[in-house]
RNA sequence: UAAGACAAGGCCAAACCUGCCGGAAGGCAGGGACGGAAAACCACGGGUCUUUGUAAAGAAAGCCGGGUUACCUUAC
Numbered sequence: 001u002a003a004g005a006c007a008a009g010g011c012c013a014a015a016c017c018u019g020c021c022g023g024a025a026g027g028c029a030g031g032g033a034c035g036g037a038a039a040a041c042c043a044c045g046g047g048u049c050u051u052u053g054u055a056a057a058g059a060a061a062g063c064c065g066g067g068u069u070a071c072c073u074u075a076c
Base pairs, nucleotide, nucleotide: 001075002074003073004072011036012035016031017030018029019028020027021026034062040068041067042066044065045064046063048059049058050057051056
């Protein structure tokens, strides 16, 4: 620098359950694992969801694309 193998130290944790917060989408914590090589971070583009006075405000990064940074392994 490039790539990501039915691999891997370590990592994250969908659905669902419980508690708390929020008007909602949803968030946080605990349990739990469907999965993930960025499932780390950023609402920039498209799309989605909630509220709505249709103007806007808000949510999600585990929908796709894009940007930033990083672990491991392999190759050079």

Background:
The RNA shown here (c-di-GMP-I-GGC riboswitch aptamer) has 76 nucleotides. The model forms 95% of the base pairs in the Rfam consensus.